[in-house]
Context: one part of a larger RNA
RNA sequence: GCCAACGAGUUACGGUAUGUAGCAAGGUUAAGUACUUAAGGUACGGAGCCGAAGGGAAACCGAGUCUUAAUAGGGCGACUAGUUGCAUGCCGUAGACCCGAAACCGGGUGACCUAUCCAUGGCCAGGUUGAAGCGAGGGUAAAACCUCGUGGAGGACCGAACCACGUUGCUGUUGAAAAAGCAUGGGAUGAGCUGUGGAUAGCGGAGAAAUUCCAAUCGAACUCGGAGAUAGCUGGUUCUCCCCGAAAUAGCUUUCGGGCUAGCCUCGGCGAUGCUUUACGGAGGUAGAGCACUGACUACCCUAGGGGGCUUCACCGCCUACCGAAGGUUAUCAAACUCCGAAUGCCGUAAAGAUAUAGACGCCGGGAGUCAGACUAUGUGAGUUGAGUUUCAUAGUCGAGAGGGAAAGAACCCAGACCAACAGCUAAGGUCCCAAAGUGCAGAUUAAGUGGGGAAGGAUGUGGGGAUGCACAGACAACUAGGAUGUUGGCUUAGAAGCAGCCAUCCAUUUAAAGAGUGCGUAAUAGCUCACUAGUCGAGUGGCCCUGCGCCGAAGAUUACCGGGGCUAAAAUCUGUCACCGAAGCUAUGGAUUGUAUCGCAAGAUACUCUGGUAGGGGAGCAAUGUAUGAAGGCCGAAGCAGGAUCGUGAGGUUUUGUGGACAUCAUACAAGAGAGAAUGUUGGC
Numbered sequence: 001g002c003c004a005a006c007g008a009g010u011u012a013c014g015g016u017a018u019g020u021a022g023c024a025a026g027g028u029u030a031a032g033u034a035c036u037u038a039a040g041g042u043a044c045g046g047a048g049c050c051g052a053a054g055g056g057a058a059a060c061c062g063a064g065u066c067u068u069a070a071u072a073g074g075g076c077g078a079c080u081a082g083u084u085g086c087a088u089g090c091c092g093u094a095g096a097c098c099c100g101a102a103a104c105c106g107g108g109u110g111a112c113c114u115a116u117c118c119a120u121g122g123c124c125a126g127g128u129u130g131a132a133g134c135g136a137g138g139g140u141a142a143a144a145c146c147u148c149g150u151g152g153a154g155g156a157c158c159g160a161a162c163c164a165c166g167u168u169g170c171u172g173u174u175g176a177a178a179a180a181g182c183a184u185g186g187g188a189u190g191a192g193c194u195g196u197g198g199a200u201a202g203c204g205g206a207g208a209a210a211u212u213c214c215a216a217u218c219g220a221a222c223u224c225g226g227a228g229a230u231a232g233c234u235g236g237u238u239c240u241c242c243c244c245g246a247a248a249u250a251g252c253u254u255u256c257g258g259g260c261u262a263g264c265c266u267c268g269g270c271g272a273u274g275c276u277u278u279a280c281g282g283a284g285g286u287a288g289a290g291c292a293c294u295g296a297c298u299a300c301c302c303u304a305g306g307g308g309g310c311u312u313c314a315c316c317g318c319c320u321a322c323c324g325a326a327g328g329u330u331a332u333c334a335a336a337c338u339c340c341g342a343a344u345g346c347c348g349u350a351a352a353g354a355u356a357u358a359g360a361c362g363c364c365g366g367g368a369g370u371c372a373g374a375c376u377a378u379g380u381g382a383g384u385u386g387a388g389u390u391u392c393a394u395a396g397u398c399g400a401g402a403g404g405g406a407a408a409g410a411a412c413c414c415a416g417a418c419c420a421a422c423a424g425c426u427a428a429g430g431u432c433c434c435a436a437a438g439u440g441c442a443g444a445u446u447a448a449g450u451g452g453g454g455a456a457g458g459a460u461g462u463g464g465g466g467a468u469g470c471a472c473a474g475a476c477a478a479c480u481a482g483g484a485u486g487u488u489g490g491c492u493u494a495g496a497a498g499c500a501g502c503c504a505u506c507c508a509u510u511u512a513a514a515g516a517g518u519g520c521g522u523a524a525u526a527g528c529u530c531a532c533u534a535g536u537c538g539a540g541u542g543g544c545c546c547u548g549c550g551c552c553g554a555a556g557a558u559u560a561c562c563g564g565g566g567c568u569a570a571a572a573u574c575u576g577u578c579a580c581c582g583a584a585g586c587u588a589u590g591g592a593u594u595g596u597a598u599c600g601c602a603a604g605a606u607a608c609u610c611u612g613g614u615a616g617g618g619g620a621g622c623a624a625u626g627u628a629u630g631a632a633g634g635c636c637g638a639a640g641c642a643g644g645a646u647c648g649u650g651a652g653g654u655u656u657u658g659u660g661g662a663c664a665u666c667a668u669a670c671a672a673g674a675g676a677g678a679a680u681g682u683u684g685g686c
Stems, first nucleotide, its partner, number of pairs: 001686006011094013026050003032044004036039001054061002064076004097236002100233001104226006115200009124190001126158003129154001133150006162187002165185001168183004202218001204214003211220001239621006249262005263370002265367007275353008288340001289338002294334003299329003305323002307320004373398007381390002403414003418591003423587003429581003432565003438578001440577006451567001457552002461549006468542003478536005484509003489503003515530001519528002592611001595608005622675001625671007633663001640659008
């Protein structure tokens, strides 16, 4: 891992609701006793319980009573239906659907491992160093002291056994080994190592102290018991079909991944409206707008007051390119401003409409689940007008929704799947090929593969529109010629001559025209050029505004910014138009189901209609085991096993062939150890 078997809402007692049966103002027996044909038996047994009367704290009163001074008012009652079985749903108390802790407590068992201690034994090759003391000699007044010898100390040195003490490396890592092997290293007369016997026990012991050890277990051993501890947590929870179908919100909560009540779902009963549109009548202070209030805020005027200056002994007075309340003009702003003020939405009335009456609405009762929601659009807050962010509101979808489109995609677009089939029409989206359907038609745009990613900003890209300047009295561009004089204007300056800088009446003359000069240039001149003018040429030429489609701006980390091929009067973009394709949508055909209505005693028929679905509610069934009654099988072949055929919406049923060799089925009712794929499920097999 697979296969097989086992494996989870049970039982008791109370309560409550529904169904059903009996009796009914009543209903019912319990323990027990007796009897018998011994069985979900019969009879007796009325103790007890529920109901038939309530109100009050109570005394007490009573269809009333309590409150009260009250005969008032008010509260709770009265104007009848219960009760006992059985069945089912749910609740409570019990282990209460099953498995699962870490832990807590009690009684015991452990110091053959290991820690420390006690008693009694044992062990430490060999080599080295050479303390004290002592002796001799030297030395001294005597000592001290020095030298040589002797001596043999030491948690001394080197190094086997021993300790395993474990430094470093490798191997090993389903190991040879649940801590080892190899090599290397540390201690090795000591706080040394070790044998045997003994002591200390878990709320404890021991500890050269590490939360270290106490039998591969230690922040509190192991074992049995309390015990099925508890688990607001995780996992699992077994046949079928049919009807309806949620929630992820509010309030409270030692509450936030849990609960309770309400909301939303379902089932039963009762009621008689609900819904939409239109019209009319209402409440309201949002969007917008406004500045009349409250505040914010721009500029100016005016001005009380203040600052500064002048004057003065002081007061007064005068001035002010300073500040400036209030007031005026002007320009603005506001969730907690409003003189105003919508659209929607909401409430009411009426009419109309649609509707198995809408699975609409309300009330009462049984059963729930839900309390982590997600994205999209719109309106706000928080955040950076960040987030696949976060908090609300309204709607949609997903959740619980399949199908078609968006290459692929919970949430986007279309559309809500009862079943069948090789029928038709459409939606979104598409129609050159992959790939169903147009290489459709008419007109225009784009040259960038733009399309098929992107901003500020930039540009004689190109299409359309508008006004406007100049122009056959000759424009624009090009070419030819001129572009002068007072004058080198004045000032400045070493110089300043159109052209470093400053000033100006930027003047005047000759002219077809020519600036006291547009740029280059010189030290300053010179020189080149422009404005301006004439000629040549002969028809358009400038700048501006609005707008369509393009261009640049454009650098990233796995090969990719049309799904691919490929596409350019398109297979791109815009406008118009015709056809076609395209879904589980709609239609047609056949069939099934739900509800309502009508008919019918019923079975059922007809008409209309319904049938996506998680949590969850409701309904109807299938199968296995057993009991009772009845029926009918089997050696002329039961059950079981293997295959075929067939019936049923399904769980499943029937039949036949083979095998097998003795039991077993159907109907009705009843009872429960009543259905397996999942629980790191349990046991067995492979």
Model confidence (mean pLDDT): 84 of 100.
A computed fold for a 686-nucleotide part of an RNA from an uncultured bacterium, annotated as large-subunit ribosomal RNA, domain II.